This is a predicted structure of a 78-nucleotide RNA (c-di-GMP-I riboswitch aptamer) from a Gemmatimonadaceae bacterium. The prediction has a mean pLDDT of 86. The sequence was found by an Rfam model in a public genome assembly. The model forms 95% of the base pairs in the Rfam consensus.

């Protein structure tokens, strides 16, 4: 420094719902909340699932807390 992730330390994130907001919608964003998370940081590349338009056998979105790559960070058997 890699691999790795028992017990741990500093640390974060924050499902469901609820309350405003934007969106045709899936859904994002604020704010509470806190189920949980060793990357539940980030990428829409592959795949699944949803959403809209349509009947092209397509087209455009949305999900990274759905897996899979990638990338990039915290401790160092305490």
């Nucleotide at each position: 420094a890699c691999c790795c992730g028992a017990u741990a330390c500093u640390a974060g994130c924050a499902c469901a719902c609820c309350c405003g907001u934007c969106g045709c919608g899936a859904g994002g964003c604020g704010g509470g909340g806190c189920c949980g998370c060793a990357a539940a940081g980030c990428c829409a590349g592959g795949a699944g699932u949803c959403u809209c338009u349509c009947u092209a056998u397509g087209g455009a979105g949305a999900u990274c807390g759905u897996c899979c790559g990638g990338u990039u960070g915290c401790c160092g058997a305490a």